This is a predicted structure of a 101-nucleotide RNA (Glycine riboswitch aptamer) from a Caulobacteraceae bacterium. The coordinates come from a structure-prediction model, not an experiment, and the mean pLDDT is 75. It matches the Rfam family "Glycine riboswitch aptamer". Gene Ontology term of the family: glycine biosynthetic process. The sequence was found by an Rfam model in a public genome assembly. The model forms 86% of the base pairs in the Rfam consensus.
RNA sequence: UCAGCUCUCGCGGGAGAGAUCGGGCCUCGAUUCGUAACGGGCCCGGAGCCGAAGGCGCAACCGCCCCGGAAACGCUCAGGCAAACGGACCGCGACGAACUG
Numbered sequence: 001u002c003a004g005c006u007c008u009c010g011c012g013g014g015a016g017a018g019a020u021c022g023g024g025c026c027u028c029g030a031u032u033c034g035u036a037a038c039g040g041g042c043c044c045g046g047a048g049c050c051g052a053a054g055g056c057g058c059a060a061c062c063g064c065c066c067c068g069g070a071a072a073c074g075c076u077c078a079g080g081c082a083a084a085c086g087g088a089c090c091g092c093g094a095c096g097a098a099c100u101g
Stems, first nucleotide, its partner, number of pairs: 002101003006097002008094006020046008048081003054077001055075003061069003
């Protein structure tokens, strides 16, 4: 200096599962002395369901084979089940850091 790989950042793509039931509170509009159906928001609780944040478990496999690393498999604690947000993973880009050649 170049390349590879990991991390970080930006952009794009990105699945599954009830806009579920009950209770309480706040609020919009017509009307208005009030009220508060419908709609929207928040909180609490109950069943049902999903798995691709995270977490945990078994293990194919891998290694420096004492022992470790390990999934898109499983569990669903957490999270999620209209939209939004999030989202494993994939692609592209960018400066930087470590390692290897």